[in-house]
């Protein structure tokens, strides 16, 4: 330098190909119940689409550029 893959809460992960209404789940955090206290368990709650631009009535999803990480080739 070239090709390809990945980026979604503090962590992990689904959704992306095939665009659709409040972006789901587990762990974690917080509050409460239970308990002598804690753990476990139960209820509630909290927080996310790497960034810019474009297409579209509508973008996590499609296009493009950039940023970060990885694999391979030279």
């Nucleotide at each position: 330098g070239g090709a390809c893959c990945c980026g979604u809460a503090g962590c992990a992960u689904a959704g992306c190909c095939u665009g659709g209404a409040u972006a789901g789940u587990g762990c974690g955090g917080c509050c409460g119940g239970c308990u002598u206290c804690g753990g476990a368990c139960c209820g509630g709650u909290u927080g996310a689409c790497g960034g810019g631009g474009g297409u579209u009535c509508g973008a996590a999803u499609c296009c493009u550029c950039c940023c970060g990480g990885g694999u391979c080739c030279g």

Transfer RNA from a Candidatus Woesearchaeota archaeon, 74 nucleotides, folded computationally. RNAcentral records the identical sequence in 2 taxa. The prediction has a mean pLDDT of 82. The RNAcentral record of the sequence draws on ENA and MGnify. The organism belongs to Candidatus Woesearchaeota, within Archaea. Rfam family: tRNA. Rfam's curators write: Transfer RNA (tRNA) molecules are approximately 80 nucleotides in length.